[in-house]
RNA sequence: CCCGACAAGGGCAAACUUACUGAAAAGUAAGGACGCAAAACUAUGGGUCUAAGGGUUUUAAAAACCUAUGAUCGCCAAGUUGCCGAAG
Numbered sequence: 001c002c003c004g005a006c007a008a009g010g011g012c013a014a015a016c017u018u019a020c021u022g023a024a025a026a027g028u029a030a031g032g033a034c035g036c037a038a039a040a041c042u043a044u045g046g047g048u049c050u051a052a053g054g055g056u057u058u059u060a061a062a063a064a065c066c067u068a069u070g071a072u073c074g075c076c077a078a079g080u081u082g083c084c085g086a087a088g
Base pairs, nucleotide, nucleotide: 002088003085004084011036012035016031017030018029019028020027021026034074040080041079042078044077045076046075047072048071049070053067054066055065056064
């Protein structure tokens, strides 16, 4: 360095509930633990989610459809940083 113990000490916290923010996806806080050795950080590439605004359609409205500039790093890559140390 690779690697990752039914190792030690710690860490994070899914679903769900409540409150707040948001058009929504979702986020934040508290409770709560399904999991996680990068479940730490960065939306750079791909994926996924949303569709306020914009667009298509319409005489018009509604509805429908398209669209990220929105969201997600606990979807996969990539980059940056990092605790511990058995076996191999």
This is a predicted structure of an 88-nucleotide RNA (c-di-GMP-I-GGC riboswitch aptamer) from a Bacillota bacterium. Of the family's consensus pairs, 91% are formed in the model. The organism belongs to Bacillota, within Bacteria. Its mean pLDDT, the model's own confidence on a scale to 100, is 88.